[in-house]
Context: one part of a larger RNA
Molecule: large-subunit ribosomal RNA, domain IV
Organism: Cyanobacteria bacterium M5B4
RNA sequence: CUCUCUCUAAGGAACUCGGCAAAAUGGCCCCGUAACUUCGGGAGAAGGGGUGCCACCGUGAGGUGGUCGCAGUGAAAGGGUCCAAGCAACUGUUUAUCAAAAACACAGGUCUCUGCUAACUCGUAAGAGGAUGUAUAGGGGCUGACGCCUGCCCAGUGCCGGAAGGUUAAGGAAGUCGGUCAGGCAACGAAGCUGACGACCGAAGCCCCGGUGAACGGCGGCCGUAACUAUAACGGUCCUAAGGUAGCGAAAUUCCUUGUCGGGUAAGUUCCGACCCGCACGAAAGGCGUAAUGAUUUGGACGCUGUCUCGGAGAGAGGCUCG
Numbered sequence: 001c002u003c004u005c006u007c008u009a010a011g012g013a014a015c016u017c018g019g020c021a022a023a024a025u026g027g028c029c030c031c032g033u034a035a036c037u038u039c040g041g042g043a044g045a046a047g048g049g050g051u052g053c054c055a056c057c058g059u060g061a062g063g064u065g066g067u068c069g070c071a072g073u074g075a076a077a078g079g080g081u082c083c084a085a086g087c088a089a090c091u092g093u094u095u096a097u098c099a100a101a102a103a104c105a106c107a108g109g110u111c112u113c114u115g116c117u118a119a120c121u122c123g124u125a126a127g128a129g130g131a132u133g134u135a136u137a138g139g140g141g142c143u144g145a146c147g148c149c150u151g152c153c154c155a156g157u158g159c160c161g162g163a164a165g166g167u168u169a170a171g172g173a174a175g176u177c178g179g180u181c182a183g184g185c186a187a188c189g190a191a192g193c194u195g196a197c198g199a200c201c202g203a204a205g206c207c208c209c210g211g212u213g214a215a216c217g218g219c220g221g222c223c224g225u226a227a228c229u230a231u232a233a234c235g236g237u238c239c240u241a242a243g244g245u246a247g248c249g250a251a252a253u254u255c256c257u258u259g260u261c262g263g264g265u266a267a268g269u270u271c272c273g274a275c276c277c278g279c280a281c282g283a284a285a286g287g288c289g290u291a292a293u294g295a296u297u298u299g300g301a302c303g304c305u306g307u308c309u310c311g312g313a314g315a316g317a318g319g320c321u322c323g
Stems, first nucleotide, its partner, number of pairs: 001318008010309002014307001019304001027051005036041001038145001052067006068072001080302007087294002092104002108143007120129003146289004151219003156216002158212005165207003171201002175197006183188001220238005247281001248278001259275005
């Protein structure tokens, strides 16, 4: 010097990205226990008191008296607590070997397919799974407990339905033309065979008509206007399929931005409550709430401490030097 420990005056987070680490709490008995709540919970809430040994009494819990120590769960083991907010309902699952989470899953919701030789999946097939199941079942998509809700647009794309009209393949085919050919001096040339063309007939699909958003998706601009000013309930105009409803909002979303105001601090780019000017929230790629839960994220407080002011002392192990 390094590591692992023990103690440390006064202060007590001043350390630091951040109380990281450490300290503290701790068992059992008794008292007592708030907001909120889905009435289960929250809750071991919080916060207090007790705790050894001896004698007597009592079935016992315990009671009464006595007594020792600094200290009685005398060692070890053994919750720190509270306030507020975000996210996810919850228990679970995950990147074996840098991520455990707000990601995945989930019960619940909803749409859609599927009538059984089911849909769907694997396989060239046989066959198998689905299922020794049968729509209260099975597959797929989205959402994700619960509560209150889930607005407008079907123009485009998709899907479903329709079949009048337009278009349309193979195939069929009236007919036309060429070759061959009996015959004929030649021109020509029947039937047959053969090559080319071909009116017309020809399904689904597409065009077309309608429906459909918990289908893919989308949900405006400019100008003016009130007796201070400001603002604009109101009006005009252009465009659109329709112009964002409820709720929320500087948010895990806000660039400008440390927005502005309030709270907390002596002092607060974080945090909480508001405002709304939403660069660029918004309703199952769900919206907004929400008790409980969380090795989750953020802010604050009490307790506690060598994290720090700022160091010091000691123990053990290693290193180094000398022998």